[in-house]
Overview
A computed fold for a 106-nucleotide RNA from an Anaerolineae bacterium, annotated as Glycine riboswitch aptamer. The model forms 84% of the base pairs in the Rfam consensus. The coordinates come from a structure-prediction model, not an experiment, and the mean pLDDT is 81. Taxonomically the source falls in Anaerolineae (Bacteria, Bacillati, Chloroflexota).
RNA sequence: AUCAUGAGCGGCGGAGAGAUCGCGCGAUGCGACACCGAAGGGGCAAGCUGUCGGAUAGUGCUGGUCUGGCGGCGAAACUCUCAGGUCAAAGGGACGCCCUCAUGAU
Numbered sequence: 001a002u003c004a005u006g007a008g009c010g011g012c013g014g015a016g017a018g019a020u021c022g023c024g025c026g027a028u029g030c031g032a033c034a035c036c037g038a039a040g041g042g043g044c045a046a047g048c049u050g051u052c053g054g055a056u057a058g059u060g061c062u063g064g065u066c067u068g069g070c071g072g073c074g075a076a077a078c079u080c081u082c083a084g085g086u087c088a089a090a091g092g093g094a095c096g097c098c099c100u101c102a103u104g105a106u
Base pairs, nucleotide, nucleotide: 001106002105003104004103005102006101007100008099010098011097012096013095018033020032021031022030023029034086035085036084040082041080042079043078047073048072049071050070051069052068053067054066055065056064
């Protein structure tokens, strides 16, 4: 110097969905119905694996291979919609780029 990984109340960008209805003077309030998916969280495929059985060579055992049941691990921007969110503003926001730091590799 380059790459990878992680971290940061760092900088920039960053979607979707009710200006819904009722109560309330109003609110970031309460309730109702309707919606969104990109904080967070949950679920699963292929595959790998454990176990029990079945099949497989001239016979038996072991092993290998194939196969069925049950279990374990197993991804997402997919899916669920618990949480969160649904005018604008503010705030939040996965993710991307930049910056800084740390670690590792060349």